[in-house]
């Protein structure tokens, strides 16, 4: 850089000791009933992978309400919400962009 996802899901133990939810504003929350980090173990989920099953075609390719969980990622709150543009006008998880973040070339 390109493509796809991003309203689902899923934590205890240790060492540590104040901060933390990406950065900037603003909310809004988490946290001395122990944040962030770091380790062990467990989890969850299925993007890539392996198996099956089918097509296709020929040595590979392509699909699934399937099975495994090897390689990642995860494990409060939609990616917590806003922030631009559209639409709406007092009600709705409105659309879209950018930004992020993950897989996989």
């Nucleotide at each position: 850089c390109u493509u796809a996802u991003c309203a689902a899901g899923a934590a205890a133990g240790g060492c540590u000791a104040a901060g933390g939810g990406a950065g900037a504003u603003g909310g809004c929350c988490c946290g001395u009933u122990g944040a962030a980090g770091c380790c062990u173990u467990g989890a969850c989920a299925a993007c890539c992978u392996g198996c099956a099953u089918a097509c296709c075609a020929c040595c590979g390719g392509u699909a699934u309400a399937g099975c495994a969980a090897g390689g990642u990622g995860c494990c409060a709150a939609u990616u917590c919400c806003a922030u631009c543009c559209c639409a709406a006008a007092u009600c709705a998880c409105g659309g879209g962009a950018g930004a992020g973040a993950u897989a996989a070339g």